[in-house]
Context: one part of a larger RNA
RNA sequence: UGACGGGGGCUCGCACAAGCGGUGGAGGAUGUGGCUCAAUUCGAGGCAACGCGAAGAACCUUACCUAGCCUUGACAUGCUAGUGGUACAAACCUGAAAGGGUGAGGACUCCUUUACGGGAGAGCUAGCACAGGUGUUGCAUGGCUGUCGUCAGCCCGUGUCGUGAGAUGUCGGGUUAAGUCCCUUAACGAGCGAAACCCUUGUCGUUAGUUGCCAGCGGGUCAUGCCGGGGACUCUAGCGAGACUGCCGGUGUUAAACCGGAGGAAGGUGGGGACGACGUCAAGUCAUCAUGGCCCUUAUGGCUAGGGCGGCACACGUCCUACAAUGGCCGGUACAAAGGGAAGCGAGACCGCGAGGUGGAGCAAAUCCCAAAAAGCCGGUCCCAGUUCGGAUCGCAGGCUGCAACUCGCCUGCGUGAAGUCGGAAUCGCUAGUAAUCGCGUGUCAGCCAUAACGCGGUGAAUAUGUUCCCGAGCCUUGUACA
Numbered sequence: 001u002g003a004c005g006g007g008g009g010c011u012c013g014c015a016c017a018a019g020c021g022g023u024g025g026a027g028g029a030u031g032u033g034g035c036u037c038a039a040u041u042c043g044a045g046g047c048a049a050c051g052c053g054a055a056g057a058a059c060c061u062u063a064c065c066u067a068g069c070c071u072u073g074a075c076a077u078g079c080u081a082g083u084g085g086u087a088c089a090a091a092c093c094u095g096a097a098a099g100g101g102u103g104a105g106g107a108c109u110c111c112u113u114u115a116c117g118g119g120a121g122a123g124c125u126a127g128c129a130c131a132g133g134u135g136u137u138g139c140a141u142g143g144c145u146g147u148c149g150u151c152a153g154c155c156c157g158u159g160u161c162g163u164g165a166g167a168u169g170u171c172g173g174g175u176u177a178a179g180u181c182c183c184u185u186a187a188c189g190a191g192c193g194a195a196a197c198c199c200u201u202g203u204c205g206u207u208a209g210u211u212g213c214c215a216g217c218g219g220g221u222c223a224u225g226c227c228g229g230g231g232a233c234u235c236u237a238g239c240g241a242g243a244c245u246g247c248c249g250g251u252g253u254u255a256a257a258c259c260g261g262a263g264g265a266a267g268g269u270g271g272g273g274a275c276g277a278c279g280u281c282a283a284g285u286c287a288u289c290a291u292g293g294c295c296c297u298u299a300u301g302g303c304u305a306g307g308g309c310g311g312c313a314c315a316c317g318u319c320c321u322a323c324a325a326u327g328g329c330c331g332g333u334a335c336a337a338a339g340g341g342a343a344g345c346g347a348g349a350c351c352g353c354g355a356g357g358u359g360g361a362g363c364a365a366a367u368c369c370c371a372a373a374a375a376g377c378c379g380g381u382c383c384c385a386g387u388u389c390g391g392a393u394c395g396c397a398g399g400c401u402g403c404a405a406c407u408c409g410c411c412u413g414c415g416u417g418a419a420g421u422c423g424g425a426a427u428c429g430c431u432a433g434u435a436a437u438c439g440c441g442u443g444u445c446a447g448c449c450a451u452a453a454c455g456c457g458g459u460g461a462a463u464a465u466g467u468u469c470c471c472g473a474g475c476c477u478u479g480u481a482c483a
Stems, first nucleotide, its partner, number of pairs: 001483002003480003007477007015467002019430005026321008034312002042053002064307007073130001077129007088105001091102004108121005132296002135294003141290002143285003146281001148279001153192002156189003159168003172183003198273004203241007213230002217228003244267001247261005310449001323423001327382007339370003344363002349358003389420001394415007436459007
């Protein structure tokens, strides 16, 4: 100087407390361990691995296993020689395919030649350099990332103090979300962080008026901005305004600031996002990529078929669905936002109980389509039961995608109707448009194991007296046999 303490002081954080809803029990989905296996490819491992890499494992992917094959190779560059009906290649044999054979037909570019032809190239064959490796080392590395932590810290120049390591500044008194600001001061300044600048959302003005809108006017319809028209309104998207403790009162040291109030759409960082200091964990990644060393080279490279990654006495994590009446079922009826669409989205119509099919209007989309929002509201029914709760499991019959759904896809109809009556010890999330709850969309994608992830809106709470305690963190101080 740090680090540590079941030392002290001060202060924060859904850290506790106060609340609301869960997990832990059930069934299922998914990841992991274990076991099994020819293989169940590999990585990730307290927080910070475990719906993680994987934003799509039937084949492919695919790295694993088994079997069959190839050896200058699936791919790159170069050199030498050979080949000249050569490259390419229908068809055939063999085979699961890959591969191995046979091979009708049959070119191109450049130079040269009157022409035939000759040479070179591309190609093929043989050979040599080399290719190739998801082989190894993340403790050789770059890059990228997680984490402490959006915590308020981390440093430097000059000066001063100290023999020196170093200290001071950065401490102290206030204050703040903040090393934020003020005051004091052997310090005075500065940098990286914090804040601000950026995006979005909340109010208004202005410009613009189509594909959006429809108040007033006219026309038309069973009806609909449907038509003429209009720019008012909504909206769209450009440009501006607006919030700064600016104003008032109080407190405070006349300060910084805090408390209350006014005005205002918004008030003290308005809400959300992007943004992550010096560093820590030899943290993670050699399997995104790049890369040093080492290793393989008729194989640890390459191709193909089938299998596996989906196996199941069991254990754990994360979720979904429930156990019902604030509910289930049936009928009727409203109101979103944000997205996506051309090898695409696909209206109306028709067929089918349905999944879906036929068909194809419109739409590169503020125009058309996906598209129905659901919870809600109104009416009916069930009457507390393992039930009209719950839907696992299984049987049969179908649909769709795809070369192909046995291993191993999703969906529909009929039947079947398991556990489960609110969950031990323990444990998680959340402070407001949040939790809870309800649906909608997207990426990946032929299809889909999505109950995931990432977004979008609808409905919409409770509680916070407080900082003794648990956990983590910051500053000052103290002890130390630790570095």
Predicted 3D model of a 483-nucleotide part of an RNA (small-subunit ribosomal RNA, 3' major domain) from a metagenome. Model confidence (mean pLDDT): 86 of 100.